[in-house]
This is a predicted structure of an 88-nucleotide RNA (transfer RNA) from Marinitenerispora sediminis.
The organism belongs to Marinitenerispora, within Bacteria.
RNA sequence: GGUGGAGUCGCCUAGCGGCCGAGGGCGCUCGCCUCGAAAGCGAGUGAAGGGCAACCUUCCGUGGGUUCAAAUCCCACCUCCACCGCCA
Numbered sequence: 001g002g003u004g005g006a007g008u009c010g011c012c013u014a015g016c017g018g019c020c021g022a023g024g025g026c027g028c029u030c031g032c033c034u035c036g037a038a039a040g041c042g043a044g045u046g047a048a049g050g051g052c053a054a055c056c057u058u059c060c061g062u063g064g065g066u067u068c069a070a071a072u073c074c075c076a077c078c079u080c081c082a083c084c085g086c087c088a
Stems, first nucleotide, its partner, number of pairs: 001084007010026004018068001027045006046059005061077005
């Protein structure tokens, strides 16, 4: 340099163009239980900005594009992985 694959909440992972800021597990928080813990059970749990609040807006590596609508399709770039090639 070329080809292919991957990048999603704190971590791991699922995700068909529309029911998705987004499911599941782990973790964490609160509660129940217990003499107390562990285990178990229940509820909650991404970030930033705005608002007294109810609530609203944006964000799926980054930036564009297609579309009524994009995590999902297309393009470029960044990072990682694998293979191939070149130089030494």